[in-house]
Context: one part of a larger RNA
RNA sequence: CUGGGCGUAAAGGGUGCGUAGGCUGCGCUCUAAGUAAGGCAUGAAAGCCCCGGGCUUAACCUGGGAACUGCGCUUUAAACUGGAGUGCUAGAGGAUGGAAGAGGGAAGCGGAAUUCCUAGUGUAGGGGUGAAAUCCGUAGAUAUUAGGAAGAACACCAGAGGCGAAGGCGGCUUCCUGGUCCAUCACUGACGCUGAGGCACGAUAGCGUGGGGAGCAAAAAGGAUUAGAUACCCUUGUAGUCCACGCCGUAAACGAUGAGCGCUAGACGAUGGGAGUUUACUCUCAGUGUCGCAGCUAACGCAUGAAGCGCUCCGCCUGGGGAGUACGGUCGCAAGAUUAAAACUC
Numbered sequence: 001c002u003g004g005g006c007g008u009a010a011a012g013g014g015u016g017c018g019u020a021g022g023c024u025g026c027g028c029u030c031u032a033a034g035u036a037a038g039g040c041a042u043g044a045a046a047g048c049c050c051c052g053g054g055c056u057u058a059a060c061c062u063g064g065g066a067a068c069u070g071c072g073c074u075u076u077a078a079a080c081u082g083g084a085g086u087g088c089u090a091g092a093g094g095a096u097g098g099a100a101g102a103g104g105g106a107a108g109c110g111g112a113a114u115u116c117c118u119a120g121u122g123u124a125g126g127g128g129u130g131a132a133a134u135c136c137g138u139a140g141a142u143a144u145u146a147g148g149a150a151g152a153a154c155a156c157c158a159g160a161g162g163c164g165a166a167g168g169c170g171g172c173u174u175c176c177u178g179g180u181c182c183a184u185c186a187c188u189g190a191c192g193c194u195g196a197g198g199c200a201c202g203a204u205a206g207c208g209u210g211g212g213g214a215g216c217a218a219a220a221a222g223g224a225u226u227a228g229a230u231a232c233c234c235u236u237g238u239a240g241u242c243c244a245c246g247c248c249g250u251a252a253a254c255g256a257u258g259a260g261c262g263c264u265a266g267a268c269g270a271u272g273g274g275a276g277u278u279u280a281c282u283c284u285c286a287g288u289g290u291c292g293c294a295g296c297u298a299a300c301g302c303a304u305g306a307a308g309c310g311c312u313c314c315g316c317c318u319g320g321g322g323a324g325u326a327c328g329g330u331c332g333c334a335a336g337a338u339u340a341a342a343a344c345u346c
Base pairs, nucleotide, nucleotide: 003318004317005316006315007300008299012314014201015200016199017198021194022193023192025088026087027086028085029084030083031082033081034080035077036076037075038074039073040072042070049065050064051063052062053061054060091191092188093187094185095184096183097182098181099180103177104176105175106174107173108172109171110154114150115149116148117147118146119145120144121143125136126135162169163168206247207246208245209244210243211242215241216240220236221235222234223233258313259312260311261310262309263308266291267290268289269288271286272285273284274283275282276281277280295302296301319346320345321344328339329338330337331336
């Protein structure tokens, strides 16, 4: 000496469930595999190291010692790890009673707006822009009134508010359904944590089949702008956006921060519950914010929802480019996804 790291420098898997594995609470008894101590045997010689000796010296040769950190056998110890048994309740679960919520799925319903159609009133403009034009309109538009149709999204409430593992979730009602929190307990008794593979979920775009199509709008067309304008602006407009079923499996899938547990000043908000009391305060649990101490950090900043102090398990990084590419494998209808180099070069 026997790595250091991962918020922003390279690096946390998009998210969950869970297999193997790793790790695992508090006692008592037994065991003796790991562990520890003693003994025995072995660990060839040479070499290395130490002390001597021989060639004039050295290299070299030679005697003795030490060492050979290992494996085996045996005796012993029983704290720790493992194993067997038995018990416990602080972890985990359960029961009872409450609570909040855009959590998920299905069906039905509603109003505003938009567009279109029909009819009435009405007349010359409307629309659009920096300014215009394309465009619409005397075959009667725009505006306005009445009626009808369609699709999509749900103003206000609405909050740095809530729920969900993440993606994400917002009109109302009903049905089905998941999770969470609080209080109490006389129940179970470590049943736990993590999780390579695996399985499932996974915005948008995209793909397949069949529907639907109001508004918006890649592509496309036209009008402008401009030196040009394959753009920004305007007028149109098709896929698509919507529904059902099946694929795809990606993202600045972000808190750019993996999961679990314990510990470490406080202050101020807001959400859900509980307790107490002097009834508007105090305490407490859970989740969610803004500051801030110790500490940490290259700094920025983080700071009981840690990026602090520790433990367990998983994933990942190892100079820039080449390259998240080639080849091969797996998956996919395809688009492509995933796994993932090297030469060369600085």
The part of an RNA shown here (small-subunit ribosomal RNA, central domain) has 346 nucleotides and comes from a metagenome. Its Rfam family is "Bacterial small subunit ribosomal RNA". Gene Ontology terms of the family: ribosome and structural constituent of ribosome.